The RNA shown here (transfer RNA) has 74 nucleotides and comes from Hydrothermarchaeaceae archaeon (SeqCode). Rfam family: tRNA. Rfam classes the family as a transfer RNA. Lineage of the source: Archaea > Methanobacteriati > Candidatus Hydrothermarchaeota > Hydrothermarchaeales (SeqCode) > Hydrothermarchaeaceae (SeqCode). The prediction has a mean pLDDT of 85.
RNA sequence: GCGGUGGUAGCUCAGCCUGGGAGAGCGCCAGACUGAAGAUCUGGAUGUCGCGAGUUCAAAUCUCGCCCACCGCA
Repeated sequence: GCGGUGGUAGCUCAGCCUGGGAGAGCGCCAGACUGAAGAUCUGGAUGUCGCGAGUUCAAAUCUCGCCCACCGCA
C1' cells in the first nucleotide's frame, strides 16, 4: 500500500442484510427484606450508535470520505 472483520450504556454484546420505539445481561444508585451483609424482589439513571458529509419525510441501519483496533496479502 491492498483486502477483510469490527467500533452501539461503566463492561460484554444484540439490533444493521429488510430505514421509522435505541435495547439485553452484568455492573451502578435507591427502596423492600436482614441485627448487619449477601442472595432475592421492586424501581431508577445512563448513550454525540467511532468522526464528518450525502441520500431520504425519516439514518445505528443505505452511499462516500476519514480515524482507530484486529486478521490476511504484498